The RNA shown here (transfer RNA) has 72 nucleotides and comes from a Microcaldota archaeon. The organism belongs to Microcaldota, within Archaea. It matches the Rfam family "tRNA". Rfam classes the family as a transfer RNA.
[in-house]
RNA sequence: GGGCCCAUAGGCUAAUGGAUAAACCACAACGCUUCGGACGUUGCAAUGAGGGUUCGAGUCCCUCUGGGCCCG
Numbered sequence: 001g002g003g004c005c006c007a008u009a010g011g012c013u014a015a016u017g018g019a020u021a022a023a024c025c026a027c028a029a030c031g032c033u034u035c036g037g038a039c040g041u042u043g044c045a046a047u048g049a050g051g052g053u054u055c056g057a058g059u060c061c062c063u064c065u066g067g068g069c070c071c072g
Stems, first nucleotide, its partner, number of pairs: 001071007010025002013022001018055001027043005048064005
């Protein structure tokens, strides 16, 4: 220098272009408990950035950022 892949809650993973972005772990509150743990209920929390296409974008296109792999 060229090519390919990845980026979603604190962590790990879902989500045919159709809507309120889902679950598990963690965390918090409450219940239970002598206290805690376990268990139960509820809650908190996310689409890397900027553009474009579309009635509608986490999803498609472009650029950038970060990470990984291959070629030279």
Annotation:
The same sequence occurs in records of 2 taxa.